[in-house]
Context: one part of a larger RNA
RNA sequence: CUCUGGUCAAGGAACUCGGCAAAGUGGCCCCGUAAGUUAGCGAGAAGGGGUACCAUGCACAUGGUGACAGCAACCUGGCCUGGACGACUGUUUAUCAAAAACACAGGUCCCUGCCAAGGCGAAAGCCGACGUAUAGGGACUGAAACCUGCCCACUACCGGAAGGUCAAGGGGAUGGGUAUAAGCCCUGAACUGAAGCCCCGGCGAAGGGCGGCGGUAACUAUAACCGUCCUAAGGUAGCGAAAUUCCUUGUCGGGUAAGUUCCGACCCGCACGAAAGGUCCAACGAUCCGGGCGCUGUCUCGACCAGAGACUCG
Numbered sequence: 001c002u003c004u005g006g007u008c009a010a011g012g013a014a015c016u017c018g019g020c021a022a023a024g025u026g027g028c029c030c031c032g033u034a035a036g037u038u039a040g041c042g043a044g045a046a047g048g049g050g051u052a053c054c055a056u057g058c059a060c061a062u063g064g065u066g067a068c069a070g071c072a073a074c075c076u077g078g079c080c081u082g083g084a085c086g087a088c089u090g091u092u093u094a095u096c097a098a099a100a101a102c103a104c105a106g107g108u109c110c111c112u113g114c115c116a117a118g119g120c121g122a123a124a125g126c127c128g129a130c131g132u133a134u135a136g137g138g139a140c141u142g143a144a145a146c147c148u149g150c151c152c153a154c155u156a157c158c159g160g161a162a163g164g165u166c167a168a169g170g171g172g173a174u175g176g177g178u179a180u181a182a183g184c185c186c187u188g189a190a191c192u193g194a195a196g197c198c199c200c201g202g203c204g205a206a207g208g209g210c211g212g213c214g215g216u217a218a219c220u221a222u223a224a225c226c227g228u229c230c231u232a233a234g235g236u237a238g239c240g241a242a243a244u245u246c247c248u249u250g251u252c253g254g255g256u257a258a259g260u261u262c263c264g265a266c267c268c269g270c271a272c273g274a275a276a277g278g279u280c281c282a283a284c285g286a287u288c289c290g291g292g293c294g295c296u297g298u299c300u301c302g303a304c305c306a307g308a309g310a311c312u313c314g
Base pairs, nucleotide, nucleotide: 001309002308003307004306005305006304007303008302010300011299014298019295027051028050029049030048031047036041038143052065053064054063055062078293079292080291081290082289083288084287085285086284090102091101106141107140108139109138110137111136112135118127119126120125145279146278147277149210150209151208154207155206157202158201159200160199163198164197165196169192170191175186176185177184178183211229212228213227214226215225238272239269250266251265252264253263254262
């Protein structure tokens, strides 16, 4: 010096990306427990008190003892609080990721009438299922609560006994070759002829989309209002500097002596928005981001002790 343990004056997060690590809490009994809430929970909330041994069979009660300590070793939650995401218990990158990712009950849509749809398989056959629409397959969403606006022009899908177009086939006018003819052989008009496409409708919890410019109120500012252009229709509710905000450390408020983070607001949302769901939310989380109490060698700032190495001899 390295590693693993142990102790420390005063201070107590000043350390650091960050309390990482360590310390602290801890068992059992009693008292006592807030907001919120889906009334289950939150709860071991928080916060207090007790705890050993000896004597009398035990218990209780009382007295006593000392190392002044008592769940005496081992084992054994630190707590409170604001927010984000995901409802929850679960699942996952065997060997750098456990998560806000996946799953999930619940919701919706589409397909499927049974030799089902769908799938595996050259096929036979099998799964689906010894099931039968309260069933099975596929897609999206993801508890509950409150909700889920407008657009069918494009694309997809569904419906449409008409019409247009449309291949082979049917049809055979017309024209032609051959040797005058029967004949044989070419050419091949009209008409007839599916699906598809066109066309007419429907359909968004189908793929998707959800505007611009100019003016206007008796301070100013702003524009409920008006005009105009374009569109299939111009973003409703709710939320909003957000896991989304470039400008940006936006502005105001809170917290700090001091706060690019955090919380609450505001809203000209570069570029939220309603099942690629919107908003809210008790409970839950080895999740992520803030604040506080407790506690500490994280630090001021280092010191010492023990063991194992390092070093020397062998």
Large-subunit ribosomal RNA, domain IV from Bipolaricaulia bacterium (SeqCode), 314 nucleotides, folded computationally.
The coordinates come from a structure-prediction model, not an experiment, and the mean pLDDT is 87.
Taxonomically the source falls in Bipolaricaulia (SeqCode) (Bacteria, Bacteria candidate phyla, Candidatus Bipolaricaulota).
Its Rfam family is "Bacterial large subunit ribosomal RNA".